[in-house]
Context: one part of a larger RNA
RNA sequence: UGAUGUUGAAGGAACUCGGCAAAUUGCUUCCGUAACUUCGGAAUAAGGAAGACCCAGUUAAAGGCAACUUUUUUUGGGUGACACAAGCCAGGGAGAAGCGACUGUUUAUCAAAAACACAGGUCUCUGCUAACACGUAAGUGGAUGUAUAGGGGCUGACGCCUGCCCGGUGCUGGAAGGUUAAGGCAAGAUGUGCAAGCAUUGAACCGAAGCCCCAGUGAACGGCGGCCGUAACUAUAACGGUCCUAAGGUAGCGAAAUUCCUUGUCGGGUAAGUUCCGACCUGCAUGAAUGGCGUAACGAUUUCUCCACUGUCUCCAACAUCAACUCA
Numbered sequence: 001u002g003a004u005g006u007u008g009a010a011g012g013a014a015c016u017c018g019g020c021a022a023a024u025u026g027c028u029u030c031c032g033u034a035a036c037u038u039c040g041g042a043a044u045a046a047g048g049a050a051g052a053c054c055c056a057g058u059u060a061a062a063g064g065c066a067a068c069u070u071u072u073u074u075u076g077g078g079u080g081a082c083a084c085a086a087g088c089c090a091g092g093g094a095g096a097a098g099c100g101a102c103u104g105u106u107u108a109u110c111a112a113a114a115a116c117a118c119a120g121g122u123c124u125c126u127g128c129u130a131a132c133a134c135g136u137a138a139g140u141g142g143a144u145g146u147a148u149a150g151g152g153g154c155u156g157a158c159g160c161c162u163g164c165c166c167g168g169u170g171c172u173g174g175a176a177g178g179u180u181a182a183g184g185c186a187a188g189a190u191g192u193g194c195a196a197g198c199a200u201u202g203a204a205c206c207g208a209a210g211c212c213c214c215a216g217u218g219a220a221c222g223g224c225g226g227c228c229g230u231a232a233c234u235a236u237a238a239c240g241g242u243c244c245u246a247a248g249g250u251a252g253c254g255a256a257a258u259u260c261c262u263u264g265u266c267g268g269g270u271a272a273g274u275u276c277c278g279a280c281c282u283g284c285a286u287g288a289a290u291g292g293c294g295u296a297a298c299g300a301u302u303u304c305u306c307c308a309c310u311g312u313c314u315c316c317a318a319c320a321u322c323a324a325c326u327c328a
Stems, first nucleotide, its partner, number of pairs: 001323008010314002014312001019309001027051005036041001038157001052079006060071004080084001092307007099299002104116002120155007132141003158294004163224003168221002170217005177212003183206002188201005225243005252286001253283001264280005
């Protein structure tokens, strides 16, 4: 000097990105227990008291023929170093907000999470030799199942809901029409031949799916506007005009895990608050199963606050053990 521990005056988070680490709490019995809530919970909520040993009585149970043994309830008195769950073991608590409903799963070896999964919801395909998948095939899985089944996609408990656009892309449907391959038919032309013929070429016509075309379809991929003026203070614009569009963002929420300007403005908490909570709405660039907004319970989750507690700190010190170091 380091590592691992123990203890510490006064203060008690002043430390720090952040209470990281440590400390506090911890058991049993009795009392007592809020908001909120899906009425199950929240809850060991919070908070409080008692606990050792000795003596005397008292209640109950089990075993036993019995004597009795082992537990147990409860009352009174006493003892002391009342330090009595005497050691080990053994929850700190409360409030508010974000995200994800939950238990679960994950980057073996820097990430455990708000990511994945999930029950539930919805769309779509599939009539059985099913769709789909593996395989050249035979065949196999699906399934010794049969639409209350199976495959695929999206969303993700529950509650209230899920608006407008089918112009583009996709998908589904469409006995017409256009385009169109191989092929079919074949007028004719050319070469050659005396000819029959053979060979080459070939207009028109017939000719599938697809595409064009016509519809439908958003819990399909996706999209969801400008400019100008206007009310008897000012400001603002319920209102009007105009351009464009397939249609111009509805309900909700909103400086948000989304807000650049921004430490927006106001309020709360602090002596002092770029974080936090509640509002406002000027949403650079919110928004409805790429789900929107809420939500009890849950979380080694993220953020803020308070109580308790402490060597985290003011400010370090002592001790124990092991190393380092010096000497032998």

A computed fold for a 328-nucleotide part of an RNA from an uncultured Pelagibacteraceae bacterium, annotated as large-subunit ribosomal RNA, domain IV.
It was read from a public genome assembly.
The coordinates come from a structure-prediction model, not an experiment, and the mean pLDDT is 87.